[in-house]
RNA sequence: CAUGAUAAAACCAAACCUAUCGUGAGAUAGGGACGGAAAGCCACGGAUCUUAAUGAGAUAGCCGGGUUGCCUUGA
Numbered sequence: 001c002a003u004g005a006u007a008a009a010a011c012c013a014a015a016c017c018u019a020u021c022g023u024g025a026g027a028u029a030g031g032g033a034c035g036g037a038a039a040g041c042c043a044c045g046g047a048u049c050u051u052a053a054u055g056a057g058a059u060a061g062c063c064g065g066g067u068u069g070c071c072u073u074g075a
Base pairs, nucleotide, nucleotide: 001074002073004071011036012035016031017030018029019028020027021026034061040067041066042065044064045063046062047059048058049057050056051055
């Protein structure tokens, strides 16, 4: 620098349920695993969504981009 397997170690945790917060999209915690090689982090571009609406906000597990990183294999 590239690769991502039927490997290994560790990790995250969709739907759904419960509690709390929020007008809401949703968030947090616990349970739970559909999946994930960045499903770590960042709203920069696009997209979708919310609103008490033009002001602000949600989604990083929608895509791209930026940035950091574990393991593996190859050079």